[in-house]
RNA sequence: AAAGCAGAUCGCCUUAUCGCGUCUUAUUUAUAAGAUGAGGAAAGUCCGAACACCACAGUGUAGUAUAGUGGCUAACAGCCAUCAGUCGAGAGAUUAGGAAAAGUGCAACAGAAAGUAUGUACAGGUAAUGCUGUAGUGAAACCAGGUAAACUCUAUACGGUGCAAUCUCAUGUAAAUUAACGUUUGAGCGUACACGCGUAAUGUUAAAGGGUAGAGAGCUAAAGUGUAUUGGUAACAAUGCACGUAGAUAAAUGAUAAGGGUUUUUUGUACUUGCUAGGAAGAGAUUCUGAAACAAGUUCAGAAUUUACAAAAUUCGGCUUAUAGAUCUGCUUUUUUU
Numbered sequence: 001a002a003a004g005c006a007g008a009u010c011g012c013c014u015u016a017u018c019g020c021g022u023c024u025u026a027u028u029u030a031u032a033a034g035a036u037g038a039g040g041a042a043a044g045u046c047c048g049a050a051c052a053c054c055a056c057a058g059u060g061u062a063g064u065a066u067a068g069u070g071g072c073u074a075a076c077a078g079c080c081a082u083c084a085g086u087c088g089a090g091a092g093a094u095u096a097g098g099a100a101a102a103g104u105g106c107a108a109c110a111g112a113a114a115g116u117a118u119g120u121a122c123a124g125g126u127a128a129u130g131c132u133g134u135a136g137u138g139a140a141a142c143c144a145g146g147u148a149a150a151c152u153c154u155a156u157a158c159g160g161u162g163c164a165a166u167c168u169c170a171u172g173u174a175a176a177u178u179a180a181c182g183u184u185u186g187a188g189c190g191u192a193c194a195c196g197c198g199u200a201a202u203g204u205u206a207a208a209g210g211g212u213a214g215a216g217a218g219c220u221a222a223a224g225u226g227u228a229u230u231g232g233u234a235a236c237a238a239u240g241c242a243c244g245u246a247g248a249u250a251a252a253u254g255a256u257a258a259g260g261g262u263u264u265u266u267u268g269u270a271c272u273u274g275c276u277a278g279g280a281a282g283a284g285a286u287u288c289u290g291a292a293a294c295a296a297g298u299u300c301a302g303a304a305u306u307u308a309c310a311a312a313a314u315u316c317g318g319c320u321u322a323u324a325g326a327u328c329u330g331c332u333u334u335u336u337u338u
Base pairs, nucleotide, nucleotide: 001334002333003332004331005330006329007328008327009326010325012260013259014258015257016256017255018254020037021036022035023034024033025032026031039309043320044319046318047317048316049315050314051162052161053160054159058195059194060193061192063158064157065156066155067154068082069081070080071079072078083097084095085094086093087092098153099152103151104150105147106146120135121134122133123132124131166217167216168215169214177207178206179205180204181203188199189198190197191196224243225242226241227240228239229238230237231236261307264304265303266302267301268300270298271297272296273295274294278289279288280287281286
């Protein structure tokens, strides 16, 4: 210097005017001032939970998920370490990584024949027989091996619904009224299903008919963020200090103007490097020097262009997907110089 591998951060800024949401203070019934207001993925709704309500009684049968080993975590199909397989020269990447003697299935074509199946060609051998060997076809040809991201088996785990959960207030005769049928010999409802268990008159059909689509809570201190020390290979844990960062509800977080930053292209100026005509030295190989033009790079000035992916709605830990670009750290390989 070039080409790669792994990881991390940022991803527009400033000023002015006007407008919007929340909170605080003052004053007064509406104003003023101050503070603050959308992401690394807020996306997908894929996995796991917190929280809320319901259920919880087992026995049997299902279903779903995971799958080397050890650790982390509230938990996980996540993360860290390590072993094995595969790929790569390497840094590294990747795996739906248990079991083929519990059983069933599958393997085109070729080949004589694809399973306790078969007998083509040659050789050996026998009383006789594919009895033995080689060749040939094929991924696989002697009591076969392969395949479970085929069915299956093994081990482990698993209640349901989801903030439109749920709770309170207001209104209201309202889980109320009438009729028929059913039902305490338990209908119905709940428990994945069956049995069992629990609960219990709230079941089915029809008629008439009241109230409501309103207010508040849940709603943001969160398994939170940053930093230091200690322990640990690491993921992470403990302790100390500091911070306190939207809470809307048809859905606020914006609009305009000016300047700056960023991307790409192009014009001009200056500089550096490369290359060559030529010149010099040399017996020669070669060495030194080297204009213009051209190529590459850097600085300054101008013009145009660009500013990615994208938007909270209970909250959090992950995974996956999208992303103009800028910056930083560590490692691998090659070349050159000292």